[in-house]
Predicted 3D model of a 350-nucleotide part of an RNA (small-subunit ribosomal RNA, central domain) from an uncultured bacterium. Model confidence (mean pLDDT): 85 of 100. The full RNA is in RNAcentral, with records from ENA and SILVA.
Context: one part of a larger RNA
RNA sequence: UUGGGUGUAAAGGGUCGGUAGGCGGUUCGGUAAGUGCCCGGUGAAAUUCCACGGCUUAACCGUGGAACGUUCGGGUAGACUGCCGGGACUUGAGGACCGCAAGGGCAGGCGGAAUUCCCCGGUGGAAGGGUGAAAUCUGAAGAUAUCGGGAGGAACACCAGUGGCGAAGGGCGGCUGCUGGACGGUCCCUGACGCUGAGCGACGAAAGCGUGGGGAGCAAACAGGAUUAGAUACCCUGGUAGUCCACGCUGUAAACGAUGAGGACUAGGUGUUGGUCCCAUCUGGGAUCGGUGCCGCAGGUAACCCAUUAAGUCCUCCACCUGGGGAGUACGUCCGCAAGGAUGAAACUC
Numbered sequence: 001u002u003g004g005g006u007g008u009a010a011a012g013g014g015u016c017g018g019u020a021g022g023c024g025g026u027u028c029g030g031u032a033a034g035u036g037c038c039c040g041g042u043g044a045a046a047u048u049c050c051a052c053g054g055c056u057u058a059a060c061c062g063u064g065g066a067a068c069g070u071u072c073g074g075g076u077a078g079a080c081u082g083c084c085g086g087g088a089c090u091u092g093a094g095g096a097c098c099g100c101a102a103g104g105g106c107a108g109g110c111g112g113a114a115u116u117c118c119c120c121g122g123u124g125g126a127a128g129g130g131u132g133a134a135a136u137c138u139g140a141a142g143a144u145a146u147c148g149g150g151a152g153g154a155a156c157a158c159c160a161g162u163g164g165c166g167a168a169g170g171g172c173g174g175c176u177g178c179u180g181g182a183c184g185g186u187c188c189c190u191g192a193c194g195c196u197g198a199g200c201g202a203c204g205a206a207a208g209c210g211u212g213g214g215g216a217g218c219a220a221a222c223a224g225g226a227u228u229a230g231a232u233a234c235c236c237u238g239g240u241a242g243u244c245c246a247c248g249c250u251g252u253a254a255a256c257g258a259u260g261a262g263g264a265c266u267a268g269g270u271g272u273u274g275g276u277c278c279c280a281u282c283u284g285g286g287a288u289c290g291g292u293g294c295c296g297c298a299g300g301u302a303a304c305c306c307a308u309u310a311a312g313u314c315c316u317c318c319a320c321c322u323g324g325g326g327a328g329u330a331c332g333u334c335c336g337c338a339a340g341g342a343u344g345a346a347a348c349u350c
C1' cells in the first nucleotide's frame, strides 16, 4: 500500500466559511469520451507457465505451445456514466410574504443587594479574629459590634427548568439603539442554483505577553504563624502579579456527546420547549413541523451500552489510526515580542 478501523482499546481536525478537486434530483433529445461486442494491426528475444527433449540428476540448456499491454486503428450498440452556452420539471436548494420564541452578537446609559476596604460622624468600652487546638494578626492612638453619611471596584440572589440561544469557544440585573441566525404557516417566485471540502481565510475558554488605565473582593509567587521526623504542602494571618477595561498579540484544552459534515431509510412509549391546525370550549384532548430529555423493539456492539438526536441499514466527501517506550522529544522549516505553537523522525529498547 491493500485490508480493517476511529464513543471508552491506536484513531474525528476546536469550530465555521470557502478555493481546487471528488460526488450529485426527475425527464426528453443529441453525441459517442467512458463502457459492451465484432474485425484488424501490434505486443523482439530472454524471463514466467505447460508439454517433450539434452548434459548420470538437478541447477542449466534446447524445441513447441501458452501467456504477457488501463495498447492502437476501424466498425457497431446506446442501457448506465460523461459531454451539448440543447429543451423541460419541482420534490433538493434558495427567495417572497405573514407570524413567532430566545442568557445569539456589539455599543451606550441606568439599578438594587452584598463584601470589604477606605473616609467622616454618633453610641459604646475590651476584646476581636482565627483553628482540630493554637499562634502570627487587629485593638485604650478606642478595634470588634451597631447607627447615619460618603467613596470605589467587581459580580448580578429570587425568577431558573436534563427550559431557551449560538457553528464552536460560549452567553443570565434592567433599559435603549444597531445587528445575526433558527422555527412555523402560505405553497406565490427562481429552476439543481446542491453536498463535501486538500490548501486558504475567519472565529476560538483559561492562563500568558505588549502599551495604557483600573484595582473592592479573591489570589499564583512571596512573608509570617501552625502542623510535622521534615512540611519548600494541606490549615491560619497577610499579600504582589493576575483576575476588570481599551487596543494589539498568543492559538492551546478532558476545545467532550472523548461520537466529522450532508442525505435517505428502519417498532414504539413518555416528559418538556417553539409554531400551526382540528375537536372541545373548562382545565383539556388530538394531529403535524422544528428542538431538547428519558425508557425501549429490531438491528448493532468485545462488553458497557447505542437504538428516528444511532454507535442500526446504506450513499457522498473530508480528517485521522496501524504494538509499548524513546516522544509530541531531536533536527530542519514556518509562525510568535517572548512563553511557546505547528509540522514531526531515528538510533536504542521491551
Stems, first nucleotide, its partner, number of pairs: 003322004007304002012318001014203004021196003025089004029084003033081002035077006042069001048066007092193001093190003096186004104179005110173001111156001118150006127138002165170001208249006217243002222238004260317006268295012299306002323350003332343004